[in-house]
Molecule: transfer RNA
Organism: bacterium
RNA sequence: GCGGGGGUAAUUCAGUGGUAGAAUGUUUGCUUCCCAAGCAAAAUGUCGCGGGUUCGAGCCCCGUUCCCCGCU
Repeated sequence: GCGGGGGUAAUUCAGUGGUAGAAUGUUUGCUUCCCAAGCAAAAUGUCGCGGGUUCGAGCCCCGUUCCCCGCU
C1' cells in the first nucleotide's frame, strides 16, 4: 500500500430502514441478627467521528479515525 472483519450502556454483546435492547455490574428497597444468595424497582447511550440518501438511518452510500486478521 491492497483486501476482509470490527467500534452500540460501566463491561460483554444483540439489533436485515419505523420508540436503541439483553446479560453482568451499579444504586435504592424488601428479606436476614449480619454477610452472601434471592426478590422488586431505578439510573445509565451525541450507536467511533464528519457528511450524504430518505418522510424516517445503529442499519444504505461517501470520507475519516482506531483495533484485529490476511496479502504484498